Context: one part of a larger RNA
RNA sequence: AGCGCAGGGUGGAUGCCUUGGCACUAAGAGCCGAUGAAAGACGUGAUAAGCUGCGAAAAGCUGCGGGGAGGAGCAAAUAUCCACUGAUCCGCAGAUGUCUGAAUGGGGAAACCCGCAUGAGCAUACCUCAUGCAUCCAUACGCCAAUCCAUAACGUAUGGAGGGGAACCGCCUGAACUGAAACAUCUAAGUAGGGCGAGGAAGAGAAAGAAAAUUUAUCGAUUUCCAAAGUAGCGGCGAGCGAAAUGGAAAGAGGCCAAACCGGAGUGCGUGCACUCCGGGGUUCGGACCGCAUUUAAGAUCUGAUGAUCCUAGCAGAAAGGUUUUGGGAAAGCCUGCCGGAGAGGGUGAAAGCCCCGUAAGCGAAAGGAAAGUCAGCUGAGCGGUAUCCAGAGUACAUCGAGACACGAGAAACCUUGAUGGAAUGAGCGGGGACCACCCCGUAAGCCUAAAUACUCCUUAGUGACCGAUAGCGCAUAGUACUGUGAAGGAAAGGUGAAAAGGACCCCGGGAGGGGAGUGAAAGAGAACCUGAAACCCUGUGUUU
Numbered sequence: 001a002g003c004g005c006a007g008g009g010u011g012g013a014u015g016c017c018u019u020g021g022c023a024c025u026a027a028g029a030g031c032c033g034a035u036g037a038a039a040g041a042c043g044u045g046a047u048a049a050g051c052u053g054c055g056a057a058a059a060g061c062u063g064c065g066g067g068g069a070g071g072a073g074c075a076a077a078u079a080u081c082c083a084c085u086g087a088u089c090c091g092c093a094g095a096u097g098u099c100u101g102a103a104u105g106g107g108g109a110a111a112c113c114c115g116c117a118u119g120a121g122c123a124u125a126c127c128u129c130a131u132g133c134a135u136c137c138a139u140a141c142g143c144c145a146a147u148c149c150a151u152a153a154c155g156u157a158u159g160g161a162g163g164g165g166a167a168c169c170g171c172c173u174g175a176a177c178u179g180a181a182a183c184a185u186c187u188a189a190g191u192a193g194g195g196c197g198a199g200g201a202a203g204a205g206a207a208a209g210a211a212a213a214u215u216u217a218u219c220g221a222u223u224u225c226c227a228a229a230g231u232a233g234c235g236g237c238g239a240g241c242g243a244a245a246u247g248g249a250a251a252g253a254g255g256c257c258a259a260a261c262c263g264g265a266g267u268g269c270g271u272g273c274a275c276u277c278c279g280g281g282g283u284u285c286g287g288a289c290c291g292c293a294u295u296u297a298a299g300a301u302c303u304g305a306u307g308a309u310c311c312u313a314g315c316a317g318a319a320a321g322g323u324u325u326u327g328g329g330a331a332a333g334c335c336u337g338c339c340g341g342a343g344a345g346g347g348u349g350a351a352a353g354c355c356c357c358g359u360a361a362g363c364g365a366a367a368g369g370a371a372a373g374u375c376a377g378c379u380g381a382g383c384g385g386u387a388u389c390c391a392g393a394g395u396a397c398a399u400c401g402a403g404a405c406a407c408g409a410g411a412a413a414c415c416u417u418g419a420u421g422g423a424a425u426g427a428g429c430g431g432g433g434a435c436c437a438c439c440c441c442g443u444a445a446g447c448c449u450a451a452a453u454a455c456u457c458c459u460u461a462g463u464g465a466c467c468g469a470u471a472g473c474g475c476a477u478a479g480u481a482c483u484g485u486g487a488a489g490g491a492a493a494g495g496u497g498a499a500a501a502g503g504a505c506c507c508c509g510g511g512a513g514g515g516g517a518g519u520g521a522a523a524g525a526g527a528a529c530c531u532g533a534a535a536c537c538c539u540g541u542g543u544u545u
Stems, first nucleotide, its partner, number of pairs: 001544009015530001016495002020467002022464007029456002031164002039100003042055003046078002050074002061094006070082003105114003115133007135161008168199001169197005179186001183236001209219002223250005233241002254448003257392001261280008286390003289385004298379002302377005309370004314363002320336004325332001337354002339343001345357003397421007407433001428443005482489002502529001505516004
C1' cells in the first nucleotide's frame, strides 16, 4: 500500500410526522375613499430588538350583550398590578385616531418646511388649542370690460368629483413571434400590450325583427347552455376560418319620452311674429281631435312602514370500571359493563364511542346587518269614428374610401361611418342577401329595463385514488436576507423529550471541549439535539506483497 473483517467519524439520504400549501364544492360578500381610502413612516409596553395590536386617550378608552376564574399578545423571567362590586376573553355599537399618501392652505428630495383668516384661553401682537383656506364640474346668486343693452372675466353659497382594488365587463387603441413546411393576401388575433370607464355583475333588450313562399300560412324582447354542425358557406378555394334559421332547456317583464293639442310664464331696441321654459296630454293592436261610457283591474323598478327567517358572540349535550399482565407511561392485553338521533374528527406519556374538546338532535341576541313577503304612497283605465293634425333630418339614401358581419369586393345585401351630395312624410318609409315587380313583415334616425350568464382579492363551512419540507404557493412563511443606479430579480432555512426534568456539584483545559456525578424509558435523545443510507476520512485486526 491492496483486499477483507470489526469499530468509529463525517454527511444528511430514507422512514415517520405537519403548523403550510394546492384543487374544488356549497353558501355569503362583492366594493373602500374628502366623515381622508389602499399602502406606509414614526411612535406606543416597568424592562422591549422583531412580529402582532394600537395612535400623544397609543398591546389601549366607553356603552350594551355573551361568558364565569383567572389575567397583563407571540414570550420565558423578575417586578408591579387587575379580577366574583365579574377581570382577561368573544360579539355589536361608539370615542380617540400623530405624520405621509387622491393629499386638497403654499411648497417639497413622501412621512418634512412655511403660512393666512376667524374664534377660545387672555389686558395682549407672543404662546397653546379649535375651525376653515386646493382644483374641476353642476346649480343658484352677486358683481362686471372693450361696448349702449348685454356678455366674457371675477366672486360667493350649496352639492358632486378626484385616488385605490384579484379576476370578470364595456368602449377606444392595437402588435409580433408563429402557421402557411419559404413568403407578400391570409393566419396568429381584434389575441398580448396600452388607455378610459362602470357594476356586483357588466353589456344586450321590447322589432324600420325572424321567416315563408307565389298565394295558404307562422313565430313574437334580450341573454346563456345543448343540438343543428365542423353543416351552409368563406378561403393565395392554400394554411385555415366558420355561421344562422330552427328544435330542446334555463330564465321570463315590460315600460318612459319627443310631437300633435290645452294652459301658464318669459325673451327678442324690429309690435306681430318667432323662440324658450314649466304643467297637463300622449307613446304604436297608434295618438291628437270628435262621440259614448267609467272609478278601479294591474304594477319589474321607486319612496315609506312592517317583516317570517338568516348572519354577526354563545348555551347545553349520553355512556367504564377493574387488573399483583406488559411497560417510563395504557388508550394495548385480559375480565366484566354501558351509551348511541352522538362509532365525524382532534387531543391526552403507545392504539380511548363512554378521560378532555367536540359530534347528533336541540336552544339563544341588548346592538348592528341581510331579507322573501305584506301594507301604504305613487303610477296607471274602456268602446267607436277617421275629415284635419302629429308620429325623432344634415337623418334615410346615393357615390367614393374604409371597417364590421362566419362572408378576403365578390352577384354582396344588411350594419357602422371619413368625404361629397342629399329625400319622402303614413296613399309615406325600411326590410325579405345584387336589382325589378307582386306579396309578406315591420315602423329607423330618443331613453330605461330584473332574472337566467361571467368572475373570486375576500368570509364561513367542508371535501380530496392532491403534496408532505429539492414536494406543495416564491415563502410550513419572506416578497425577508441578498443582488441591481433603476424598472426589477429573489433565496436558503421544519422535527430534543411525555414533561426542561435543558445536566447542581467535582476534575482536566485559557477556552472550545471532554471525563465523572445527576435527570430521563432512552443522553449511542445534550440543544451542531427523531431516524441517521451513500460518497469521503480514520482506528484496530487478519492476510498478501